[in-house]
RNA sequence: GGACGGCUAGCUCAGUUGGUAGAGCGUUCCCUUGACGUGGGAAAGGCCACAGGUUCGACUCCUGUGUCGUCCA
Numbered sequence: 001g002g003a004c005g006g007c008u009a010g011c012u013c014a015g016u017u018g019g020u021a022g023a024g025c026g027u028u029c030c031c032u033u034g035a036c037g038u039g040g041g042a043a044a045g046g047c048c049a050c051a052g053g054u055u056c057g058a059c060u061c062c063u064g065u066g067u068c069g070u071c072c073a
Base pairs, nucleotide, nucleotide: 001072002071003070004069005068006067007066010025011024012023013022019056027043028042029041030040031039049065050064051063052062053061
């Protein structure tokens, strides 16, 4: 220098012809216990890496940028 892939909740990851984003673990509260844990119930937490474009509407499509990784030279 070139090619490809990833970026979504605190962490690990889903997200399907473009139609208002979810799970597990974790956190907080309640019940259960003598207490802790286990178990049950509820809640908080996301402007989907950033910017621009297309569209009535974008996590999703297009372009550029950033960052991490793999490969080639």